[in-house]
Context: one part of a larger RNA
Molecule: large-subunit ribosomal RNA, domain II
Organism: Candidatus Omnitrophota bacterium
RNA sequence: UCCGGCGAGUUGCUCAGUGUAGCAAGGUUAAUCUCUUUACAGAGAGGAGCCGUAGCGAAAGCAAGUCUUAAAAGGGCGUUUAGUUAUAUUGAGCUGACCCGAAACCGAGUGAUCUAUCCAUGGCCAGGGUGAAGCGUGGGUAAAACUAUGUGGAGGCCCGAACGCACUAAUGUUGAAAAAUUAGGCGAUGAGCUGUGGAUCGGAGUGAAAGGCUAAUCAAACUCGGAAAUAGCUGGUUCUCCCCGAAAUGUCUUUAGGGACAGCCUUAUGUUAUAGUUGAUAGGGGUAGAGCACUAAAUGGACUAGGGGACUUACCCGUCUACCGAAUCCAAUUAAACUCCGAAUACUAUCAACCUUAUCAUAGGAGUGAGACUGUGAGGGAUAAGCUUCAUAGUCGAAAGGGAUUCAGCCCAGACUGCCAGUUAAGGCCCCUAAGAACAGGCUAAGUGGUAAAGGAUGUAAGAUUACCUAGACAACCGGGAUGUUGGCUUAGAGGCAGCCAUCAUUUAAAGAUUGCGUAACAGCUCACCGGUCAAUGUGAUCUUGCGCCGAUAAUAAUCGGGGCUUAAGCCUGUCGCCGAAACUGCAGAUUUAUUUUAAUCUUUGGAUUAAGAUGAGUGGUAGGGGAGCGUUCUAUGCUAGGAUGAAGGAGUACCGUAAGGAGCUCUGGACGAAAUAGAAGUGAUUAUGCCGGA
Numbered sequence: 001u002c003c004g005g006c007g008a009g010u011u012g013c014u015c016a017g018u019g020u021a022g023c024a025a026g027g028u029u030a031a032u033c034u035c036u037u038u039a040c041a042g043a044g045a046g047g048a049g050c051c052g053u054a055g056c057g058a059a060a061g062c063a064a065g066u067c068u069u070a071a072a073a074g075g076g077c078g079u080u081u082a083g084u085u086a087u088a089u090u091g092a093g094c095u096g097a098c099c100c101g102a103a104a105c106c107g108a109g110u111g112a113u114c115u116a117u118c119c120a121u122g123g124c125c126a127g128g129g130u131g132a133a134g135c136g137u138g139g140g141u142a143a144a145a146c147u148a149u150g151u152g153g154a155g156g157c158c159c160g161a162a163c164g165c166a167c168u169a170a171u172g173u174u175g176a177a178a179a180a181u182u183a184g185g186c187g188a189u190g191a192g193c194u195g196u197g198g199a200u201c202g203g204a205g206u207g208a209a210a211g212g213c214u215a216a217u218c219a220a221a222c223u224c225g226g227a228a229a230u231a232g233c234u235g236g237u238u239c240u241c242c243c244c245g246a247a248a249u250g251u252c253u254u255u256a257g258g259g260a261c262a263g264c265c266u267u268a269u270g271u272u273a274u275a276g277u278u279g280a281u282a283g284g285g286g287u288a289g290a291g292c293a294c295u296a297a298a299u300g301g302a303c304u305a306g307g308g309g310a311c312u313u314a315c316c317c318g319u320c321u322a323c324c325g326a327a328u329c330c331a332a333u334u335a336a337a338c339u340c341c342g343a344a345u346a347c348u349a350u351c352a353a354c355c356u357u358a359u360c361a362u363a364g365g366a367g368u369g370a371g372a373c374u375g376u377g378a379g380g381g382a383u384a385a386g387c388u389u390c391a392u393a394g395u396c397g398a399a400a401g402g403g404a405u406u407c408a409g410c411c412c413a414g415a416c417u418g419c420c421a422g423u424u425a426a427g428g429c430c431c432c433u434a435a436g437a438a439c440a441g442g443c444u445a446a447g448u449g450g451u452a453a454a455g456g457a458u459g460u461a462a463g464a465u466u467a468c469c470u471a472g473a474c475a476a477c478c479g480g481g482a483u484g485u486u487g488g489c490u491u492a493g494a495g496g497c498a499g500c501c502a503u504c505a506u507u508u509a510a511a512g513a514u515u516g517c518g519u520a521a522c523a524g525c526u527c528a529c530c531g532g533u534c535a536a537u538g539u540g541a542u543c544u545u546g547c548g549c550c551g552a553u554a555a556u557a558a559u560c561g562g563g564g565c566u567u568a569a570g571c572c573u574g575u576c577g578c579c580g581a582a583a584c585u586g587c588a589g590a591u592u593u594a595u596u597u598u599a600a601u602c603u604u605u606g607g608a609u610u611a612a613g614a615u616g617a618g619u620g621g622u623a624g625g626g627g628a629g630c631g632u633u634c635u636a637u638g639c640u641a642g643g644a645u646g647a648a649g650g651a652g653u654a655c656c657g658u659a660a661g662g663a664g665c666u667c668u669g670g671a672c673g674a675a676a677u678a679g680a681a682g683u684g685a686u687u688a689u690g691c692c693g694g695a
Base pairs, nucleotide, nucleotide: 001695002694003693004692005691006690012094013093014092015091016090017089018088019087020086021085022084023083026051027050028049032045033044034043035042036041055062056061065077066076067075068074098236099235101233105226106225107224108223109222110221116200117199118198119197120196121195122194123193124192125190127159128158129157130155134151135150136149137148138147139146163187164186165185167184168183169182170181171180202218204214205213206212239629240628241627242626243625244624249262250261251260252259253258263368264367265365266364267363268362269361270360274358276354277353278352279351280350281349282348283347289341290339291338295335296334297333299331300330301329302328306324307323308321309320310319311318371396372395373394374393375392376391377390378389379388380387401412402411403410416589417588418587419586421585422584423583427579428578429577430563431562432561436576438575439574440573441572442571443570449565455550456549459547460546461545462544463543464542465541466540467539468538476533477532478531479530480529482506483505484504487501488500489499512527516525517524590619591618592617593616594615595614596613597612598611599610600609601608602607630684632681633680634679635678636677637676642672649668650667651666652665653664655662656661
């Protein structure tokens, strides 16, 4: 991992709702007793008790009333009669309470053959080295001290086996081994190592202290029990079809991944007044916008109180101002917490139309209370985020189908089933690929299309305004481009051309006290300006608009989905046709529901149920509510029908049913056993890192 089997809403009591049954102003027995029965059990007795038939009040008490109160006139709760017992089912409470799952807590015991420490009694430590005290002898002294030498053999001394330890590395890591092996290492007469016996233990022992060790277990051992501890947490929870169908919000919460109440869903009953949409009418508002009349901010100017400064001055004054400047005036602005104004929507009411119960009430059952994105209006953030918090609408969630290459939340569209029928939506129509290499008119040359800004540019097309121009424009070529004068100043120099000032006049067809290059300064080249040649549906300038260009840089091979596309197969405008979905239509069928017809059955004559039609509207669906069924085991009818001429079980199979499922036949098997009608459940498994067995 696979296969097979096992594996999860149950039991008792109480309460509430609903269905069914009995009796009914009543209903009902409990314990217990008696009888019958093989037994389970059944029948009878038993009225204690319980619920109901009357309530109100704290109570005394009164009573269709009562309480409040001095009294109610008022107010509260009652008075219009249906209950009760049993049973089924749904939910709640207490029970292990759908199943599996802790770490833990408590009690009683078992452990010191491992290990920690201690006690008693034994054992062990090759060999070598060093050479303390003491003592002897010599020297030395008054005697000592001291000294030399010999002897001696001390030590948590030295080297190093056994023995003990475990510092390093490699190997080993489903090992040879649940801690070892190999090579090195440390201690090795000591706080040494070790045999045997004994002592101390679970909030306790022991500990040269690491929370270490206490039998491969230790921040509280192990075994059994309380015990199915508890788990607002995770996982799992088994057949089918039909009807409806959510929520991810508000308030509160030692609350935030849990709850309570409300909201939203469902089922039943009741009410016929409502609800919804559209239109009209009538309302209030202070948002968008706008505005500056208030509040606040804010720019320039005028005017000016006051202040600063300067001058003047014994003081009081006074004069002036490239300064600051309240208030006022003029102009131009800003605002979520400004408003002289002020929409669209939205909301409320009334009326009308449409639609029909969608509304509301009561009762039973829920789930949800992590939401996501997109458009719009806002707050936070950086007018960042697939960010975050609200509002509003949509989709997803719980929605399949078509489009967007791929793509929960975007666009189209809401799948009852079938069809080798038709029409469309979004989106498309050269090929991949269904349908136009469609038509008409423009634009684009960038593969723009098929990413992006500020900014830049004789791209190109269209439009507008304006200037020059056959009295010859623009470009090109030929020629001129002068004089006062080297203008003045400055400067070493400044001669058109470093810089400052001025920028005149003359001769002219024209020529700046000079546009640029250049020189140390001149010189030189050139331009403006003028003449000539040439010759125009011409030449310049400014602005607007369409489509393009540059700006444009990422790491393995690129690309619009690809091929490929240029008067397009790109972009803009217009037109016709076609394709295209589970949308819509057609045909056939199923089913739900409302109304209605017919028939049958029951009937309390009100009606109810069932079957077959007709008409209309439906039939996506998670959590969840409701309804109807299939199958399994057992019980009763029942020692049933059937069965060795072959039961159950198993294998195969082209049949039937909307599904769960059900037949028939063949083979196998070798003795049991349907169907039907009721009843009762150990009643349905691809999933729980499920359990057991096998492979």